[in-house]
RNA sequence: GGGUCCGUGGCCUAGCCAGGAUAGGGCACUGGCCUUCUAAGCCAGGGGUCGCCGGUUCGAAUCCGGCCGGACCCGCCA
Numbered sequence: 001g002g003g004u005c006c007g008u009g010g011c012c013u014a015g016c017c018a019g020g021a022u023a024g025g026g027c028a029c030u031g032g033c034c035u036u037c038u039a040a041g042c043c044a045g046g047g048g049u050c051g052c053c054g055g056u057u058c059g060a061a062u063c064c065g066g067c068c069g070g071a072c073c074c075g076c077c078a
Stems, first nucleotide, its partner, number of pairs: 001074007010027004020058001029045005051067005
């Protein structure tokens, strides 16, 4: 340098191929209930510019281009 795949709350993950409009779930966190207390259980809540920039579109996590980061493979120089 070339190719493939990946990037979504603090962590993990679905959704992406085939665009449809408050972005879903689990764990963790906060508050409450329960309990003598804790744990467990139950209820409620906060937390995401979907890696970044741009394009297409009425509409983009999803499609297109560029870039950044990561994993793997191939090649070049010596």
Notes:
Transfer RNA from a Candidatus Odinarchaeia archaeon, 78 nucleotides, folded computationally. It matches the Rfam family "tRNA". Its mean pLDDT, the model's own confidence on a scale to 100, is 80. The RNAcentral record of the sequence draws on ENA.